[in-house]
């Protein structure tokens, strides 16, 4: 000092907001208790693929709220 494996805090899993649960990241800097930047993330088809053109969905999945679409009743 590189590399390789495990992990704390945190931080992430295509629209919000809560529980436990599952998975990935989890490293550097600085004027240092905070603050920059990295990473893990940033859907799917279909075509002439640096760009057009459809199309699913508030979940990673599980349960609730809230928004938005339909349908019945009052």
């Nucleotide at each position: 000092a590189a590399g390789c494996g495990c992990g704390a805090a945190g931080g992430c899993g295509a629209u919000g907001g809560a529980g436990a649960c599952c998975g990935c990241c989890g490293g550097g800097g600085c004027u240092u208790u905070g603050c920059c930047c990295a990473a893990a993330c940033u859907g799917c088809c279909g075509g002439a693929u640096u760009c057009c053109g459809g199309c699913u969905a508030a979940u990673g999945a599980c349960u609730c709220c809230u928004a938005c679409u339909g349908g019945c009743c009052a």

A computed fold for a 74-nucleotide RNA from a Bacillota bacterium, annotated as Fluoride riboswitch aptamer (crcB RNA motif). It was read from a public genome assembly, where an Rfam model found it. Rfam family: Fluoride riboswitch aptamer (crcB RNA motif). Its family is annotated with response to fluoride and positive regulation of gene expression in the Gene Ontology. The coordinates come from a structure-prediction model, not an experiment, and the mean pLDDT is 78. Taxonomically the source falls in Bacillota (Bacteria, Bacillati).